This is a predicted structure of a 106-nucleotide RNA (Guanidine-I riboswitch aptamer) from Aminipila butyrica. Its mean pLDDT, the model's own confidence on a scale to 100, is 85. The model forms 100% of the base pairs in the Rfam consensus. It matches the Rfam family "Guanidine-I riboswitch aptamer". Rfam links the family to the GO term regulation of gene expression. From the family's description: This family represents a conserved RNA structure found upstream of the ykkC and yxkD genes in Bacillus subtilis and related genes in other bacteria. The function of this family is unclear although it has been suggested that it may function to switch on efflux pumps and detoxification systems in response to harmful environmental molecules. The sequence is in RNAcentral, with records from Rfam. NCBI's taxonomy places the organism under Bacteria, Bacillati, Bacillota, Anaerovoracaceae, Aminipila.
RNA sequence: UAAAAAGUUUUAUAGGGUUCCGCAGCCUUAAUAUCCAGGGCUGGACUGGUCCGAGAUAAAACGUACAGCUUUGCUGUAUACACGGAAGGAUAAAAGCCUGGGAGAU
Numbered sequence: 001u002a003a004a005a006a007g008u009u010u011u012a013u014a015g016g017g018u019u020c021c022g023c024a025g026c027c028u029u030a031a032u033a034u035c036c037a038g039g040g041c042u043g044g045a046c047u048g049g050u051c052c053g054a055g056a057u058a059a060a061a062c063g064u065a066c067a068g069c070u071u072u073g074c075u076g077u078a079u080a081c082a083c084g085g086a087a088g089g090a091u092a093a094a095a096g097c098c099u100g101g102g103a104g105a106u
Stems, first nucleotide, its partner, number of pairs: 007062006015052002020049002022046001023043006063079007081101001083104001087099003
């Protein structure tokens, strides 16, 4: 900027891994030695913070539909239902992320 109408966005969560922080272990660092700041390596079968995050989780806002009214708009109601692989993709990596209201099932 534009679109969308089982709409979009934001926030929170289930969940997720390990880029950064933290944590743990080891190594190293100037002096006689020790300790410590600093640095490096490894670890997510490390609780966590940052981060990712649901169509089938939640809330809110906007939008949309219908109706009414005192109509440059305002108000009210509604916004339902939804079992679901495998494989693949992105990101640092993974996942109820994307493929996907898919393939299928009923």